[in-house]
RNA sequence: CGGGGCUUGGCGCAGUUGGUAGCGCGCCGCCUUUGGGAGGCGGAGGGCGCCGGUUCGAGUCCGGCAGCCCCGACCA
Numbered sequence: 001c002g003g004g005g006c007u008u009g010g011c012g013c014a015g016u017u018g019g020u021a022g023c024g025c026g027c028c029g030c031c032u033u034u035g036g037g038a039g040g041c042g043g044a045g046g047g048c049g050c051c052g053g054u055u056c057g058a059g060u061c062c063g064g065c066a067g068c069c070c071c072g073a074c075c076a
Base pairs, nucleotide, nucleotide: 001072002071003070004069005068006067007066010025011024012023013022019056027043028042029041030040031039049065050064051063052062053061
């Protein structure tokens, strides 16, 4: 430098045909237990890497940029 993949709650990951974001673990409260653990019930927490565009409506489509990973080329 060229090509490809990825970026979404604290962590790991889903998200179909654009219709307004979810699962598991974790966390908080209550119940159960002598207590812990396990279990049951309930709850909080992100607006999707950043900046623009299209659209009535964008995590999803388009453009640019950034970061991480892989492959290749080049230099040494």

Transfer RNA from a Candidatus Dormiibacterota bacterium, 76 nucleotides, folded computationally.
The coordinates come from a structure-prediction model, not an experiment, and the mean pLDDT is 80.
It was read from a public genome assembly.
Its Rfam family is "tRNA". Rfam's curators write: Transfer RNA (tRNA) molecules are approximately 80 nucleotides in length.
Taxonomically the source falls in Candidatus Dormiibacterota (Bacteria, Bacillati).